Annotation
The RNA shown here (SAM riboswitch aptamer (S box leader)) has 100 nucleotides and comes from a marine sediment metagenome. Its Rfam family is "SAM riboswitch aptamer (S box leader)". Rfam's curators write: The SAM riboswitch is found upstream of a number of genes which code for proteins involved in methionine or cysteine biosynthesis in Gram-positive bacteria. The coordinates come from a structure-prediction model, not an experiment, and the mean pLDDT is 76.
RNA sequence: UUAUCGAGAAAGGCGGAGGGAAUAGACCCUGUGAAGCCUUAGCAACCCUUUACACUUAAAGUAGGUGCUACGUUCUAACCCUCGGAUUUGGGAAAGAUAA
Numbered sequence: 001u002u003a004u005c006g007a008g009a010a011a012g013g014c015g016g017a018g019g020g021a022a023u024a025g026a027c028c029c030u031g032u033g034a035a036g037c038c039u040u041a042g043c044a045a046c047c048c049u050u051u052a053c054a055c056u057u058a059a060a061g062u063a064g065g066u067g068c069u070a071c072g073u074u075c076u077a078a079c080c081c082u083c084g085g086a087u088u089u090g091g092g093a094a095a096g097a098u099a100a
Stems, first nucleotide, its partner, number of pairs: 001100005010040005018029003023077004041069003046065002048061005073095001079092003
């Protein structure tokens, strides 16, 4: 810089108090064991492989490079547009994550 942020998929060992990206608040998970590390298994299909086509598209695949395997990019703030005229609707941007 570009694309996506829908869905999907977990057990064991070590560890020993935090975690859900970051600041504040809320909410949630957590000694019936958090983070982190390791092993095995799996999910997905970005890179990749194969085939077809023709100019980048479709289908299939998973050996390899990543990623991921609670809710869920949790909600609000905080900018813009919008609905509404009251205890507030929807979208975008920004920020963040992943890949090339």